The RNA shown here (SAH (S-adenosyl-L-homocysteine) riboswitch aptamer) has 69 nucleotides and comes from a Burkholderiales bacterium. Rfam family: SAH (S-adenosyl-L-homocysteine) riboswitch aptamer. A reference for the family is Wang et al. (2008), "Riboswitches that sense S-adenosylhomocysteine and activate genes involved in coenzyme recycling", Mol Cell. The model forms 100% of the base pairs in the Rfam consensus.
[in-house]
């Protein structure tokens, strides 16, 4: 410097969708469509134990903390 796994970042449901990854077409160069997708990020560790931070589309919710009246 790259990548793989494990496990934390509170749980559920809806919608949307990009990137990745599957399939299709294809002029093989890229590219269109479809399908799947809202931890791909951060941090710990490699039988991966316990925590703690910052953070991450969009709407309900429901738990948890903390301030207010």
């Nucleotide at each position: 410097g790259c990548g793989g796994c494990u496990g934390a970042g509170g749980g559920g449901c809806g919608c949307u969708g990009c990137g990745a990854c599957c399939g299709a077409c294809c002029g093989a160069g890229a590219g269109u469509c479809g399908g799947c997708c809202a931890g791909g990020c951060u941090c710990a560790g490699c039988g991966a134990a316990a925590c703690a931070a910052a953070c991450g589309g969009c709407g309900c919710u429901c738990g948890c903390a903390u301030c207010g009246a």